The RNA shown here (SAM riboswitch aptamer (S box leader)) has 111 nucleotides and comes from a Cytophagaceae bacterium. The model forms 94% of the base pairs in the Rfam consensus. The source organism's lineage runs through Bacteria, Pseudomonadati, Bacteroidota, Cytophagia and Cytophagaceae.
RNA sequence: CGCUUAUCCAGAAAGACGGAGGGAUUGGACCCUACGAUGUCUUAGCAACCGGUGCCACUUGCACGACUGGUGCUACUUUCCACCCGGGAAUUUCCAGGGGAUAGAUAAGAA
Numbered sequence: 001c002g003c004u005u006a007u008c009c010a011g012a013a014a015g016a017c018g019g020a021g022g023g024a025u026u027g028g029a030c031c032c033u034a035c036g037a038u039g040u041c042u043u044a045g046c047a048a049c050c051g052g053u054g055c056c057a058c059u060u061g062c063a064c065g066a067c068u069g070g071u072g073c074u075a076c077u078u079u080c081c082a083c084c085c086g087g088g089a090a091u092u093u094c095c096a097g098g099g100g101a102u103a104g105a106u107a108a109g110a111a
């Protein structure tokens, strides 16, 4: 890097460094950003995927984060739209609520 399964409208920020773009990618929209973003580090926090503990009694369910663990996360729904289905205006363009696909992120696992 590729494969499988699950989740992705909830939640949670301060300081230091640094100095220009950033919100994954392409196009568009909308935002963040010299009142210093994105990023890195420290500390704090959130959550509960794995692990742990307890209860139930085997479906693997429920509860616990003062549980000194492994990850993850802490602007905007994965920021929104794009492709397909379906819907409305209305005539080949526009609209925006729903479902799905693709892509992506995270966890656990297999080879």
Stems, first nucleotide, its partner, number of pairs: 003109006013043005021032003026082004044074003049070002051067001052064004078103001083100003087095003